[in-house]
RNA sequence: GGGCCUAUAGCUCAAUGGUUAGAGCAGGGCGCUCAUAACGCCUUGGCUGGGGGUUCAAAUCCCUCUAGGCCCA
Repeated sequence: GGGCCUAUAGCUCAAUGGUUAGAGCAGGGCGCUCAUAACGCCUUGGCUGGGGGUUCAAAUCCCUCUAGGCCCA
């Protein structure tokens, strides 16, 4: 220098262009127990990496930038 992939909750990941973006773990509360763990119930937490475009509607499609990873030279 060229090509490809990834970026969503504190972490690991889902989500066909169409309801208010969900799950597990984690955090908080309650129940259970003599008590702890385990288990059960409830709950907190996101402007989907930045900017722009297409569309009635974008996490999703297009362009660009940033960050990370892989390959080629």